[in-house]
RNA sequence: GGUGCCUUGGUGUAGUGGUUAUCACGCCUGCCUGUCACGCAGGAGAUCACGGGUUCAAGUCCCGUAGGCACCGCCA
Numbered sequence: 001g002g003u004g005c006c007u008u009g010g011u012g013u014a015g016u017g018g019u020u021a022u023c024a025c026g027c028c029u030g031c032c033u034g035u036c037a038c039g040c041a042g043g044a045g046a047u048c049a050c051g052g053g054u055u056c057a058a059g060u061c062c063c064g065u066a067g068g069c070a071c072c073g074c075c076a
Stems, first nucleotide, its partner, number of pairs: 001072007010025003018056001027043005049065005
């Protein structure tokens, strides 16, 4: 340098163009307990890496950029 894949709450993830973006762990509150943990109930938290485009409608499709991973190639 080329090709392919990935980027979504704090972490790990689901989401085949159409309702208010899913679940688990973690976090907060309450219940429970002598206390903690476990368990139960509830809650907060992501404008989907960034910038454009297509579309009535984009996390999803297209282009570019950035970062990561894998493979291939070039120089020495």
A computed fold for a 76-nucleotide RNA from a Lachnospiraceae bacterium, annotated as transfer RNA. Its Rfam family is "tRNA".